[in-house]
Source information: This is a predicted structure of an 84-nucleotide RNA (Bacterial small signal recognition particle RNA) from a Coriobacteriales bacterium. It is recorded under the gene name ffs. Its Rfam family is "Bacterial small signal recognition particle RNA". Rfam links the family to the GO terms SRP-dependent cotranslational protein targeting to membrane, signal sequence recognition and signal recognition particle, plasma membrane targeting. By type it is a non-coding RNA gene. The model forms 88% of the base pairs in the Rfam consensus. NCBI's taxonomy places the organism under Bacteria, Bacillati, Actinomycetota, Coriobacteriia, Coriobacteriales. The coordinates come from a structure-prediction model, not an experiment, and the mean pLDDT is 76.
RNA sequence: GGCUUGGGCGGCGUCAUGCUCUGAACCUGGUCAGGUCCUGGCGGAAGCAGCCAUAAGGGGCCGCUGACGAGCGCUCAAGCCUCC
Numbered sequence: 001g002g003c004u005u006g007g008g009c010g011g012c013g014u015c016a017u018g019c020u021c022u023g024a025a026c027c028u029g030g031u032c033a034g035g036u037c038c039u040g041g042c043g044g045a046a047g048c049a050g051c052c053a054u055a056a057g058g059g060g061c062c063g064c065u066g067a068c069g070a071g072c073g074c075u076c077a078a079g080c081c082u083c084c
Stems, first nucleotide, its partner, number of pairs: 001081010012069005018061005028053004036045003
C1' cells in the first nucleotide's frame, strides 16, 4: 500500500411512531328536528334523518424519535497478501 471481515459515527432508503386531513345507512358514542309509543294530564321512553366527535382504514407532512437494510462516506480493530 491492497483485499476481506467486524465495530463506531454520519448520510441515504424503507417501515413504525408523531402531527394533520378524511373517514362506519345499520352491527360506535353524544345531541337527537320530524314522527312513533306510554300517560287523564304534567311529563316520560325508545329513537330514524341531520349535525358533532371518533374506531378500523386511507391521504399528506416528514421536523423529532425508534427499528431494519444496502455494490454510500469517514474512522478504529483483526486476519491475509505485497513492498522497503